[in-house]
């Protein structure tokens, strides 16, 4: 790096520095940003996995290793079902999938 498995509607901030972008990719939308973006450093916090315990496929604990700390993974785009619509288009809701992120593991 690729792959497998699990989780992703809860949770959690500031300072310094820097100087224009950012929210994964493509397209559309919407939002954040000179009242200072992204990146970097420091401290603080949260608790997904690894960890520990138990009444054991869950509950609880801790914060050591990663991780994370605007908006549901910001939303939609692929598909299934239901409702609305005479029908179609379309809209709403729920699920599955794809892609992504994180962790653990295998090679």
């Nucleotide at each position: 790096u690729u792959g497998u498995u699990a989780u992703c509607a809860c949770g959690a901030a500031a300072g310094c520095c820097c100087g224009a972008g950012g929210g994964a990719a493509u397209a559309g939308a919407c939002c954040c940003g000179a009242u200072g973006a992204a990146a970097g450093c420091u401290u603080a916090g949260c608790a997904a996995c690894c960890c520990u315990a138990c009444a054991c496929u869950g509950u609880a604990g801790a914060a050591g290793g990663u991780g994370c700390u605007a908006c549901a993974u910001u939303c939609u785009a692929g598909u299934u079902u239901a409702a609305a619509g005479u029908a179609a288009a379309u809209u709403u809701a729920a699920g599955c999938a794809a892609a992504g992120a994180u962790a653990a593991c295998c090679a």
The RNA shown here (SAM riboswitch aptamer (S box leader)) has 107 nucleotides. The prediction has a mean pLDDT of 82. The sequence was found by an Rfam model in a public genome assembly. Rfam family: SAM riboswitch aptamer (S box leader). Rfam links the family to the GO term regulation of gene expression. About the family: The SAM riboswitch is found upstream of a number of genes which code for proteins involved in methionine or cysteine biosynthesis in Gram-positive bacteria.